Notes
The prediction has a mean pLDDT of 86. This is a predicted structure of a 350-nucleotide part of an RNA (small-subunit ribosomal RNA, central domain) from an uncultured bacterium.
Context: one part of a larger RNA
RNA sequence: CUGGGCUUAAAGGGCGCGUAGGCGGGCCGCCAGGCCCGCGGUGAAAUCCCCCGGCUCAACCGGGGAAGUGCCGCGGGGACCGGCGGUCUGGAGUGAGAUAGGGGCGUGCGGAACUGUGGGUGGAGCGGUGAAAUGCGUUGAUAUCCACAGGAACUCCGGUGGCGAAGGCGGCACGCUGGAUCUCGACUGACGCUGAGGCGCGAAAGCCAGGGGAGCGAACGGGAUUAGAUACCCCGGUAGUCCUGGCCCUAAACGUUGGGGGACUGGGUAGCAGGCCGGACAUGGGCUUGCUGCCGGAGCGAAAGUGUUAAGUCCCCCGCCUGGGGAGUAUGGUCGCAAGGCUGAAACUC
Numbered sequence: 001c002u003g004g005g006c007u008u009a010a011a012g013g014g015c016g017c018g019u020a021g022g023c024g025g026g027c028c029g030c031c032a033g034g035c036c037c038g039c040g041g042u043g044a045a046a047u048c049c050c051c052c053g054g055c056u057c058a059a060c061c062g063g064g065g066a067a068g069u070g071c072c073g074c075g076g077g078g079a080c081c082g083g084c085g086g087u088c089u090g091g092a093g094u095g096a097g098a099u100a101g102g103g104g105c106g107u108g109c110g111g112a113a114c115u116g117u118g119g120g121u122g123g124a125g126c127g128g129u130g131a132a133a134u135g136c137g138u139u140g141a142u143a144u145c146c147a148c149a150g151g152a153a154c155u156c157c158g159g160u161g162g163c164g165a166a167g168g169c170g171g172c173a174c175g176c177u178g179g180a181u182c183u184c185g186a187c188u189g190a191c192g193c194u195g196a197g198g199c200g201c202g203a204a205a206g207c208c209a210g211g212g213g214a215g216c217g218a219a220c221g222g223g224a225u226u227a228g229a230u231a232c233c234c235c236g237g238u239a240g241u242c243c244u245g246g247c248c249c250u251a252a253a254c255g256u257u258g259g260g261g262g263a264c265u266g267g268g269u270a271g272c273a274g275g276c277c278g279g280a281c282a283u284g285g286g287c288u289u290g291c292u293g294c295c296g297g298a299g300c301g302a303a304a305g306u307g308u309u310a311a312g313u314c315c316c317c318c319g320c321c322u323g324g325g326g327a328g329u330a331u332g333g334u335c336g337c338a339a340g341g342c343u344g345a346a347a348c349u350c
Stems, first nucleotide, its partner, number of pairs: 003322004007304002012318001014201004021194003025088007033081002035077008049065006091191001092188003095184005103177007110154001114150008125136002162169002206247006215241002220236004259317006267295011299306002323350003332343004
């Protein structure tokens, strides 16, 4: 320098923004760095290759040629890559009008349920299980009614449905705020794609400080079960779960998907958000854009399957894999308060 791969065999970075870099639309002109052609110079000798010759042959040696794929100079070419200038609108963006949405943050409010407290009724059980027991209850429980307090989560609607880059997001109202889609085609005029490093976000659990604590509930205690039962079942129950601020940065972070962008390639059917058409029948029909599903053609695939939301046919950029174990271990580095994270071997062995 190079091969083959990455849904399930090893392999897509958890996700985004973006630096360097790589790659980049149509037309015209100029330049001639890359590129191509010609000529010249140089590319030491020896070695390698070809021819001839000398030792009886060969090795070896002598002579000649070729080669030395390169570099430099001069002249020429101008398609492509590149540079410069001009121009265009299809890429990208802006604007105008409209639409849907659990997108995000903050504040306030609501009802049901639950638990507790106070009071009323009531009077022996309740609870729990496969069956029980621990537990609760005459200091009046369970049940039931009223009042009050508190914390957490928002039944139905709810969906194969919506939104978000991912993690994720569901009561209602208000405020602030991000993105998307559709229509028009008014504006800019390639402003683009990707993205090593970097920066930011990142479920749950966990950590620090302060609050909060209804229910649930690691640990823990007890009751059962059992040969045992450090479990599954039952009664309790602390951290935690909740809020504020600061850390942690992992995951079956999954569509195990091929990251992201672009182009092209038969169909059917359904949902969501829009737009348009005809005008004679519309509660209906047709066309079209974006998103979300299902079924399937060619193709692809080891098969399962996938199939315009590709795993098809291609282009660009990044990440990653290279037999199993040892091992995501050791070591070094770095980040972290810690837990630990990231990076990440080898011996040995099959």